[in-house]
Molecule: Guanidine-I riboswitch aptamer
Organism: Peristeroidobacter agariperforans
């Protein structure tokens, strides 16, 4: 210069704001401010965990089928855009870009 690919779906973190509940402060007393140790809530390709899928062997009287075992690896990462009440390790994105 060039080429591969890295299944899905839950449940839980680590994070993350702020609809709604609580909390705090004002006050004309039912509204308003305020992200706060918090319940709800969002939430990881590069975080755990499960459960299906694929694949391999090996057992089945040919085949399917069912059983048991393996195997599913690695994996640095902006800016900046977008959802949504709003942010983020969501999502563009295993992208750009580095090695």
């Nucleotide at each position: 210069g060039c080429a591969a690919u890295u299944u899905g779906c839950c449940u839980c973190u680590a994070g993350g704001g702020u609809u709604c509940c609580g909390g705090u402060c004002g006050c004309u007393c039912g509204c308003g401010a305020u992200g706060c140790u918090g319940g709800u809530c969002c939430g990881a390709g590069a975080g755990a965990g499960g459960c299906a899928g694929u694949c391999c062997a090996g057992u089945g009287a040919c085949g399917a089928g069912g059983c048991u075992g393996g195997a599913u690896a690695c994996a640095c990462g902006g800016c900046g855009g977008g959802a949504u009440a709003a942010a983020a390790g969501c999502c563009c994105g295993g992208g750009a870009g580095g090695u």